[in-house]
RNA sequence: UGUUUCCUUCAGGGGCAGAUGAAAUUGCUGCACCGGCGGUAUAGCCCGCGAGCUUAAAAGAGUUGUUAUGCAGGUCUUUAAAGCAUGAACCAGUGAAUUUCUGGUGCCGACUGUAAAGUCAGGAUGAAAGAAGGGUGUU
Numbered sequence: 001u002g003u004u005u006c007c008u009u010c011a012g013g014g015g016c017a018g019a020u021g022a023a024a025u026u027g028c029u030g031c032a033c034c035g036g037c038g039g040u041a042u043a044g045c046c047c048g049c050g051a052g053c054u055u056a057a058a059a060g061a062g063u064u065g066u067u068a069u070g071c072a073g074g075u076c077u078u079u080a081a082a083g084c085a086u087g088a089a090c091c092a093g094u095g096a097a098u099u100u101c102u103g104g105u106g107c108c109g110a111c112u113g114u115a116a117a118g119u120c121a122g123g124a125u126g127a128a129a130g131a132a133g134g135g136u137g138u139u
Stems, first nucleotide, its partner, number of pairs: 002138002005135006015031004032119002034109002036049004044107002052084003058078004063073004089105005111122003
């Protein structure tokens, strides 16, 4: 330095006001704000990944019937390979190189709840792309 395996820690930001209304931080009007991870000339909108949903085997825990630790039925929990869903950018400049920088003008935003939500509440004191550190074996 590469690599095997195990452990630990960390790992998402953001809205107010007014009008209408029985009800809207959701629709309307006005003015704002936010941007996970890896790659690549520094990226929400280039290429990928994560968060959501469905499902098998397997394991575990209750429960019902039966004399039964057996047999049969049903419930819940863990695990998710695989599958499904998954938004949006152009122009000019500089440069060896940038849809990433600079300038300009645009655009986008999971699921559940609720008067229709990127910004409210909730699943979530969760999970996770991944980041860092440590132990161990090997080269």

Predicted 3D model of a 139-nucleotide RNA (FMN riboswitch aptamer (RFN element)).
Model confidence (mean pLDDT): 79 of 100.